[in-house]
């Protein structure tokens, strides 16, 4: 804000790094070891204020048995958290602003 409620899950995306593949470099035992994410990628991790989709909620009606509908709005750190790390993730629609 609204007639009320406004939460959960999955999906994908902006976006996020480097365990794993990949890629490049280097070494040699030629199929391995090192080293580079100042490597487009793929797994991967990702949104309160980004898709979608299912559940839940909630209104109204209603012949009680279902039918219609609503799911809006939303500026925003520092710091810290994570046994790969890093991030719009997590603290957290949190401090603060308006």
């Nucleotide at each position: 804000u609204u007639a009320a409620u406004a939460g959960a899950c999955a999906u994908c995306u902006a976006g996020g790094g480097u365990u794993c593949c990949g890629a490049c470099u280097g070494a040699u035992u030629u199929a391995u070891c090192a080293g580079u994410g100042c490597c487009u990628g793929g797994u991967c991790c990702a949104a309160g204020a980004g898709u979608u989709g299912u559940c839940a909620a909630c209104c109204u009606c209603u012949u009680c048995u279902g039918a219609g509908g609503u799911c809006a709005c939303a500026c925003g750190g520092c710091g810290g958290g994570a046994a790969a790390a890093a991030a719009g993730c997590c603290c957290g629609g949190g401090a603060g602003g308006c």
This is a predicted structure of a 98-nucleotide RNA (Guanidine-I riboswitch aptamer) from Vibrio viridaestus. The RNAcentral record of the sequence draws on Rfam. Model confidence (mean pLDDT): 82 of 100.